[in-house]
RNA sequence: GCCGAUGUAGCUCAGCUGGCAGAGCAGACGCUUCGUAAGCGCCAGGCCGUCGGUUCGACCCCGACCAUCGGCU
Numbered sequence: 001g002c003c004g005a006u007g008u009a010g011c012u013c014a015g016c017u018g019g020c021a022g023a024g025c026a027g028a029c030g031c032u033u034c035g036u037a038a039g040c041g042c043c044a045g046g047c048c049g050u051c052g053g054u055u056c057g058a059c060c061c062c063g064a065c066c067a068u069c070g071g072c073u
Stems, first nucleotide, its partner, number of pairs: 001072007010025004019056001027043001029041003049065005
């Protein structure tokens, strides 16, 4: 230098052909217990890597960058 994959909640990841962003774990609060753990309920947490474009509408399609990983030279 070229090619490819990935980037979504604190962490691990979903998101089906474009139509209001989710789960598990972790966290706060509560129930249960003499108490702890386990279990149950509930709450909070993200403008989806960045910037543009297409569209009535973009996590999703297109382009350019950035980061990580892999391959080639």